[in-house]
This is a predicted structure of a 503-nucleotide part of an RNA (small-subunit ribosomal RNA, 5' domain) from an uncultured bacterium.
Context: one part of a larger RNA
RNA sequence: GACGAACGCUGGCGGCGUGCCUAACACCUGCAAGUCGAACGGACUUUUGGGAGCUUGCUCCCAAAAGUUAGUGGCGGACGGGUGAGUAACGCGUGAGCAAUCUGCCCUUUGGUGGGGAAUAACAUCGGGAAACCGGUGCUAAUACCGCAUAACAUACGAUGAAGGCAUCUUUAUUGUAUCAAAGAUUUAUCGCCAAGGGAUGAGCUCGCGUCCGAUUAGAUAGUUGGUAGGGUAAUGGCCUACCAAGUCAGCGAUCGGUAGCCGGACUGAGAGGUCGAUCGGCCACAUUGGGACUGAGACACGGCCCAGACUCCUACGGGAGGCAGCAGUGGGGAAUAUUGGGCAAUGGGGGCAACCCUGACCCAGCAACGCCGCGUGAAGGAAGAAGGCUUUCGGGUUGUAAACUUCUUUUAUAAGGGAAGAUAAUGACGGUACCUUAUGAAUAAGCUCCGGCUAACUACGUGCCAGCAGCCGCGGUAAUACGUAGGGGGCGAGCGUUGUCC
Numbered sequence: 001g002a003c004g005a006a007c008g009c010u011g012g013c014g015g016c017g018u019g020c021c022u023a024a025c026a027c028c029u030g031c032a033a034g035u036c037g038a039a040c041g042g043a044c045u046u047u048u049g050g051g052a053g054c055u056u057g058c059u060c061c062c063a064a065a066a067g068u069u070a071g072u073g074g075c076g077g078a079c080g081g082g083u084g085a086g087u088a089a090c091g092c093g094u095g096a097g098c099a100a101u102c103u104g105c106c107c108u109u110u111g112g113u114g115g116g117g118a119a120u121a122a123c124a125u126c127g128g129g130a131a132a133c134c135g136g137u138g139c140u141a142a143u144a145c146c147g148c149a150u151a152a153c154a155u156a157c158g159a160u161g162a163a164g165g166c167a168u169c170u171u172u173a174u175u176g177u178a179u180c181a182a183a184g185a186u187u188u189a190u191c192g193c194c195a196a197g198g199g200a201u202g203a204g205c206u207c208g209c210g211u212c213c214g215a216u217u218a219g220a221u222a223g224u225u226g227g228u229a230g231g232g233u234a235a236u237g238g239c240c241u242a243c244c245a246a247g248u249c250a251g252c253g254a255u256c257g258g259u260a261g262c263c264g265g266a267c268u269g270a271g272a273g274g275u276c277g278a279u280c281g282g283c284c285a286c287a288u289u290g291g292g293a294c295u296g297a298g299a300c301a302c303g304g305c306c307c308a309g310a311c312u313c314c315u316a317c318g319g320g321a322g323g324c325a326g327c328a329g330u331g332g333g334g335a336a337u338a339u340u341g342g343g344c345a346a347u348g349g350g351g352g353c354a355a356c357c358c359u360g361a362c363c364c365a366g367c368a369a370c371g372c373c374g375c376g377u378g379a380a381g382g383a384a385g386a387a388g389g390c391u392u393u394c395g396g397g398u399u400g401u402a403a404a405c406u407u408c409u410u411u412u413a414u415a416a417g418g419g420a421a422g423a424u425a426a427u428g429a430c431g432g433u434a435c436c437u438u439a440u441g442a443a444u445a446a447g448c449u450c451c452g453g454c455u456a457a458c459u460a461c462g463u464g465c466c467a468g469c470a471g472c473c474g475c476g477g478u479a480a481u482a483c484g485u486a487g488g489g490g491g492c493g494a495g496c497g498u499u500g501u502c503c
Stems, first nucleotide, its partner, number of pairs: 001502003005499005012375006018368002020333001025331003029328003034075003039072002042069013082286003091211008101203002106199008114148001116146002123138006154179011184191002212258003219249003224246008261283004265276004288309005311322004339365001341364003347361001348359004378408004388399004413440006422430001447492005452473003458487005468475002
């Protein structure tokens, strides 16, 4: 000098930030991911019209319109948000490569959207179960599912050439065979659907270099190292399998052990360097512990599924339910860290043609001197140098222009009035907030620490190696500027001092 700090004493205001560093301990409760009726068949409600029955104001049926929506279906739940347990690794950083790759939504280009089929949830009914939920039978729709047609610049296998490179090879021209597609909705404006090319974005993989401590860790390794063939993947590869060979790494530190998320950066320092990796941003990893796959453009998926373990809860004992390292909040741990708040007004995200819905992302408010910055607690005059305090050589000195007193001012405060920007037409949680005007009245607002030297600041009394102080040197045993108190003084100031950590 710095801090995500804590502790002691003290504490007026505002702005901007920051706030579980410990138990990746356990969680009550609420909320944090939905949306689309312009994909679909139903169900229900309301209104209108028509019809029937009559008990003349009701019931039933049909049609239309509007609305709500459990279910099927689509898109999104792989983003956003959290945490740092693991990881010494191509994890991260940086620079390259993929002639070894994928990419929903988006942009762009070309072409297409023909004709059929079989189911199933909802629903009805029956049954089982305490529940969670499940089963049977029957009916039905679609942008759900499945054939068929069409088909190339796609894919696979060929044929004949050409060009190029980076080793395997790549690109391209002509041509043959085979294979593969679609879905409709509507307010008639559009929005969709299928195939293919290009782009953008995102992702995957490979490599060079860099990336903590220990040798009181010296040898490690059998899918191990390489090859052949096959499998698998979007894709290369011992990634996996079979066979063959016996390799591979290591004193330029392998292996083992310990520690640790990495970086942009932060702190310090003249720099070199050292230390750290909170907030913000990028990457990675994880989601009660371990394992697994499914769906999907994308996951081996925090608020999805299955299995196993521990724990908690319900149970009719047969069986079930759960996962805050999301936002609040609770217990616990701890020196220590906040509200079970408001709003989608803005920015951004998901769905939707849209209206709009959802959004604890976010924007705000609340709490905390936790930090930084700013402001205030009054200003000017005022000597009989008042009183009081302390001290004294008893003359005085000092507190001290300090106070009183006089004249002002009103930041802040309180009260009243006005009142935004943030929002392109509308829409403001913040908020009657910021800010402005007026009124009142010095009114509401100062402490902490030190005073032996280092180190700015001294006397008196008490104590008497006691009580105590102390960062180091050291003070204290009868005149202690070093302990305690008082007066005075120094420093900083809404803070001051101590402790801890780093430079």
The full RNA is in RNAcentral, with records from ENA.